Annotation
Predicted 3D model of a 72-nucleotide RNA (transfer RNA) from Nitzschia sp. PL3-2. Its Rfam family is "tRNA". The family's RNA type in Rfam is transfer RNA. Taxonomically the source falls in Nitzschia (Eukaryota, Bacillariophyta, Bacillariophycidae, Bacillariaceae). Its mean pLDDT, the model's own confidence on a scale to 100, is 81.
This record gives sequence, C1' cells and structure tokens, in this order.
RNA sequence: GCUAAUAUAGCUUAAUGGUAGAGCAAUGGAUUUGUAAUCCAUAGGUUGGGGGUUCAAGUCCCUUUAUUAGCU
Repeated sequence: GCUAAUAUAGCUUAAUGGUAGAGCAAUGGAUUUGUAAUCCAUAGGUUGGGGGUUCAAGUCCCUUUAUUAGCU
C1' cells in the first nucleotide's frame, strides 16, 4: 500500500428494514441471628463519528475512526 471482518448497557452478546432485548454485574426489597446463595422488582443504550436512500435504518449505500486478520 491492497483486501476482509468487527464496533450495540459497566462486561459478554442477540436482533428478517417496522416498539433495541438477554445473561452477568449494579441498585432496592423479600428471605437469614448475620453473610453467601435463592426469589421479586428497578435503573442503565444518541447501536464508534458523519452523510445518503426510505413513510420508517442497529440492519441497505458512501465516507471516516479504532481494533483484528490476510496479502504484498
């Protein structure tokens, strides 16, 4: 230099163009003499940045950033 993949909650991740979910972690409560475990509930997301297509974009297109892999 060229090519490809990935980027979503604190972490690991899901999601056929049509209300962004789950597990773990966090917070509150129940249970216990107390802790752990267990159960119930709550909160937490500009879906890496920018632009475009569309009635509607995490998803499709372009560009850019970061990381990883391959080729030279």